[in-house]
Molecule: transfer RNA
Organism: Ruminococcaceae bacterium UBA1767
């Protein structure tokens, strides 16, 4: 310089044909126990990498741009 994929809570990752953004680990409260770990219940954290465009409606679809990652010159 060219292709490609990837981007969604603190971390790891769903999210199916466009219609309300979810689970695990984490974290905080609460029972539970003599206490402590484990368990269970319950809470609280993301306007979906930014900027735009279709669309009644975008996390999903278009374009551009930043970023990491692979491959190719």
């Nucleotide at each position: 310089g060219c292709u490609a994929a990837u981007a969604u809570g603190g971390c790891u990752c769903a999210g199916u044909u466009g219609g309300u953004a979810g689970a695990g680990c984490a974290g905080a409260u609460c029972a539970u126990u003599c206490g402590u770990a484990a368990u269970g219940a319950u809470c609280a954290g993301g306007u979906c990498g930014u900027c735009g465009g279709u669309u009644c409606g975008a996390g999903u679809c278009c374009g551009a741009c930043u970023a990491u990652u692979a491959g190719c010159u």